[in-house]
Molecule: c-di-GMP-I riboswitch aptamer
Organism: Gemmatimonadota bacterium
RNA sequence: CGCUGCUCAGAGCAAACCCGUCGAAAGACGGCGACGCAGAGCCACGGGGCUAUAGCGGACUCCCUCCGCCACGCUUGCCGGGCCGCCAGC
Numbered sequence: 001c002g003c004u005g006c007u008c009a010g011a012g013c014a015a016a017c018c019c020g021u022c023g024a025a026a027g028a029c030g031g032c033g034a035c036g037c038a039g040a041g042c043c044a045c046g047g048g049g050c051u052a053u054a055g056c057g058g059a060c061u062c063c064c065u066c067c068g069c070c071a072c073g074c075u076u077g078c079c080g081g082g083c084c085g086c087c088a089g090c
Base pairs, nucleotide, nucleotide: 002090003089004088005087012037013036018031019030020029021028022027035077041083042082043081045080046079047078048075049074050073055069056068057067058066059065
C1' cells in the first nucleotide's frame, strides 16, 4: 500500500417503546433505553422509499370539503458512489 472481517484490544454509535420540544405531515432534536452496527463516521451526488403545506388539475359555478398529480421537505439504520478513519489477519 492492497484485500478481507475468521480471531484480538481499546473505544464508538444507538433501533423500538415511553416522555418533552419543533413541524401541515413525513420526520428531526433532547432525555430514557439497547434491536443492532466494522464505517450505524461525514456528503442528499445517482437510484429507491416516505410525506404533500404551497402549487396545478378535477368533483360542483364560488366558499367549504374531497380526489389525483407534484419536492423545494424527509430518509445515509434501503442500495450505490465520493471523502476520511480504528484494530486484526493475509